Background: Model confidence (mean pLDDT): 86 of 100. A computed fold for an 87-nucleotide RNA from a Clostridiales bacterium, annotated as c-di-GMP-I-GGC riboswitch aptamer. Rfam family: c-di-GMP-I-GGC riboswitch aptamer. Gene Ontology term of the family: cyclic-di-GMP binding. NCBI's taxonomy places the organism under Bacteria, Bacillati, Bacillota, Clostridia, Eubacteriales.
RNA sequence: UCUGAUAAAGGCAAACUUAUCGAAAGGUAAGGACGCAAAGCUGCAAGUCUAAAGUGUUGUAACACCAUGAUGGUUGGGCUGCCAGAA
Numbered sequence: 001u002c003u004g005a006u007a008a009a010g011g012c013a014a015a016c017u018u019a020u021c022g023a024a025a026g027g028u029a030a031g032g033a034c035g036c037a038a039a040g041c042u043g044c045a046a047g048u049c050u051a052a053a054g055u056g057u058u059g060u061a062a063c064a065c066c067a068u069g070a071u072g073g074u075u076g077g078g079c080u081g082c083c084a085g086a087a
Base pairs, nucleotide, nucleotide: 001086002085003084004083011036012035016031017030018029019028020027021026034073040079041078042077044076045075046074047071048070049069054065055064056063057062
């Protein structure tokens, strides 16, 4: 540097439940394990999700647009890393 997860030591933790923050998506903590060889970190790029404020239409409530919000367990990029094997 590349490949791999069988072996060893381990690690993380989906759905769901409770509490809490948030307009929402979603986040945090505890429980809990569907899975993960980077399911470690990062919002730089794309995708996806939400749409408070804002804009427009219409009438007192809806519809459409909208990211500066979210998502790293959607993908890529960047940074870092245990073990084994190869060069």